Model confidence (mean pLDDT): 81 of 100. The part of an RNA shown here (small-subunit ribosomal RNA, 3' minor domain) has 147 nucleotides and comes from an uncultured prokaryote.

[in-house]
Context: one part of a larger RNA
RNA sequence: CACCGCCCGUCACAUCACGAAAGUCGGCUGCACUAGAAGUCACUGGGCUAACCCUUCGGGGAGGCAGGUGCCGAAAGUGUGGUUGGCAAUUGGGGUGAAGUCGUAACAAGGUAGCUGUAGGAGAACCUGUGGCUGGAUCACCUCCUU
Numbered sequence: 001c002a003c004c005g006c007c008c009g010u011c012a013c014a015u016c017a018c019g020a021a022a023g024u025c026g027g028c029u030g031c032a033c034u035a036g037a038a039g040u041c042a043c044u045g046g047g048c049u050a051a052c053c054c055u056u057c058g059g060g061g062a063g064g065c066a067g068g069u070g071c072c073g074a075a076a077g078u079g080u081g082g083u084u085g086g087c088a089a090u091u092g093g094g095g096u097g098a099a100g101u102c103g104u105a106a107c108a109a110g111g112u113a114g115c116u117g118u119a120g121g122a123g124a125a126c127c128u129g130u131g132g133c134u135g136g137a138u139c140a141c142c143u144c145c146u147u
Base pairs, nucleotide, nucleotide: 003110005107008103009102011100013097014096015095016094018092019091020090023087024086025085026084027083028082029081030080031079032078033077034076039072041070042069043068044067047065048064049063052061053060054059113134114133115132116131117130118129119128120127121126
């Protein structure tokens, strides 16, 4: 459900996700510097010290402890980078949404045939120049196919 057909885009409204964005708030992390807890190690050890050694028995030596210094060293801080995430005025197109607006671009030769590369233009579908294609109609001629 057959041109009272089909159908395209802008605009308006609603909603969803995404992109850009002055910036802003975090996560992770690189480098440089500051700082340096606990602790190991090294050096020291004038104060303290029973084990080993010496002793004239008064003590002395080795060793040990407290303490001190140094290397390493976590958190933290400052500066400067990287990476990643959230939010963000504004902005861009996209999706979706029975009955909105403007036109009528395509489908018939769709009323300027259509489509297309490229360039310009325009509220919007689009328009125009130029080249290409037939997935165009009609007419003429040629070569074929089927009946």